[in-house]
RNA sequence: GAGUCCAUAGUCUAGCUGGUUAUGACGUCGCGCUUACACCGCGAAGAUCGGGAGUUCGAAUCUCCCUGGACUCA
Numbered sequence: 001g002a003g004u005c006c007a008u009a010g011u012c013u014a015g016c017u018g019g020u021u022a023u024g025a026c027g028u029c030g031c032g033c034u035u036a037c038a039c040c041g042c043g044a045a046g047a048u049c050g051g052g053a054g055u056u057c058g059a060a061u062c063u064c065c066c067u068g069g070a071c072u073c074a
Base pairs, nucleotide, nucleotide: 001073002072003071004070005069006068007067010026011025012024019057028044029043030042031041032040050066051065052064053063054062
């Protein structure tokens, strides 16, 4: 220098031939249980999907640019 792939709550992750309220687990908080803690059960908060632009009635999803990371080739 060229190419491929990845980026979604604090962490990991589902969601991909675009469609109403973005899924689950761990963690956090509250309640129950316990003499108490843990385990367990119930509930809650938390991500406008790496940044920007475009296409579309509608974008996490499609296109382009940028940033960061992994790999391959030279």
The RNA shown here (transfer RNA) has 74 nucleotides and comes from a Promethearchaeia archaeon. The organism belongs to Promethearchaeia, within Archaea. It matches the Rfam family "tRNA".